Molecule: transfer RNA
Organism: Thiomargarita sp.
RNA sequence: CGGGGUGUGGCGCAGUCUGGUAGCGCAUUCGACUGGGGGUCGAAAGGCCGGAAGUUCAAAUCUUCUCACCCCGACCA
Numbered sequence: 001c002g003g004g005g006u007g008u009g010g011c012g013c014a015g016u017c018u019g020g021u022a023g024c025g026c027a028u029u030c031g032a033c034u035g036g037g038g039g040u041c042g043a044a045a046g047g048c049c050g051g052a053a054g055u056u057c058a059a060a061u062c063u064u065c066u067c068a069c070c071c072c073g074a075c076c077a
Stems, first nucleotide, its partner, number of pairs: 001073007010026004020057001028044006050066005
C1' cells in the first nucleotide's frame, strides 16, 4: 500500500441480509423466601449501536468518508 473481517449496556454476544426508534446471558441494585450465609424467584437501573455526513416519513440495519483492532497478500529492510 491492496483485500477481507470486527466495533451494539460493566463483560460476552444476538439483531444488520429483507429499514419501523435495541434484546439475551452473566454482573449490579432493590424486594420476597431462609435464623444467617449460600441459593431460588420477582422487579429495576444501565447502551441510541466506534465517529461524521448522506438517502428516507423512519437507519444498529442502506450509501460515502473516517478511526481503532485483527487476518491475508504485496513492497522495503